[in-house]
RNA sequence: GGCCUCAUAGAUCAAUUGGCAGAUCACCUGACUCUCAAUCAGGAGGCUCCGGGUUCAAGCCCCGGUGAGGUCA
Numbered sequence: 001g002g003c004c005u006c007a008u009a010g011a012u013c014a015a016u017u018g019g020c021a022g023a024u025c026a027c028c029u030g031a032c033u034c035u036c037a038a039u040c041a042g043g044a045g046g047c048u049c050c051g052g053g054u055u056c057a058a059g060c061c062c063c064g065g066u067g068a069g070g071u072c073a
Base pairs, nucleotide, nucleotide: 001072002071003070004069005068006067007066010025011024012023013022019056027043028042029041030040031039049065050064051063052062053061
C1' cells in the first nucleotide's frame, strides 16, 4: 500500500426486509435483614466513532474520514 471485518449505555453485546434504540452485568432508590451479602421491585444512563448524501423516515443504504483487528504483498 491492496482487500475484508468491526465501532451502539460505564462494561459485554443485540436490534430480521430501513419504521418507537434494547438485554445482561455494573450504578442509584425502595422492600427484606440486627447489619452486610443474596433475593425481589422500581429508576437513571444513548443525539448509535466523525462529516456529508439518499429517503416521509437511517444504528441499518451510499460517499469520504478516523480508530481497532485480520489477511495479502
Predicted 3D model of a 73-nucleotide RNA (transfer RNA) from a Gemmatimonadales bacterium. The organism belongs to Gemmatimonadales, within Bacteria. The sequence is in RNAcentral, with records from ENA.